[in-house]
RNA sequence: GUGGGUGUAGCUCAGUGGUAGAGCUCAGGAUUGUGGCUCCUGCGGUCGCGGGUUCAAGUCCCGUCAUCCACCCCA
Numbered sequence: 001g002u003g004g005g006u007g008u009a010g011c012u013c014a015g016u017g018g019u020a021g022a023g024c025u026c027a028g029g030a031u032u033g034u035g036g037c038u039c040c041u042g043c044g045g046u047c048g049c050g051g052g053u054u055c056a057a058g059u060c061c062c063g064u065c066a067u068c069c070a071c072c073c074c075a
Base pairs, nucleotide, nucleotide: 001071002070003069004068005067006066007065010024011023012022013021018055026042027041028040029039030038048064049063050062051061052060
């Protein structure tokens, strides 16, 4: 350089163009002699970034950045 994959909550990941979610973590509470387990409630998101299409975009299109894989060139 070429082609492809990935990017969504602190972490691991879902998400048919139609209200952004789960588990774990964290905070508070219940339970318990204490802790753990279990249960309830809550906090936490510019969906990598910038544009476009659309009544409506995490999802479709274009560009771009990061990262991974394969290949090519030079040394």

This is a predicted structure of a 75-nucleotide RNA (transfer RNA) from a Spirochaetia bacterium.
It matches the Rfam family "tRNA". The family's RNA type in Rfam is transfer RNA.
The prediction has a mean pLDDT of 81.
It was read from a public genome assembly.
The organism belongs to Spirochaetia, within Bacteria.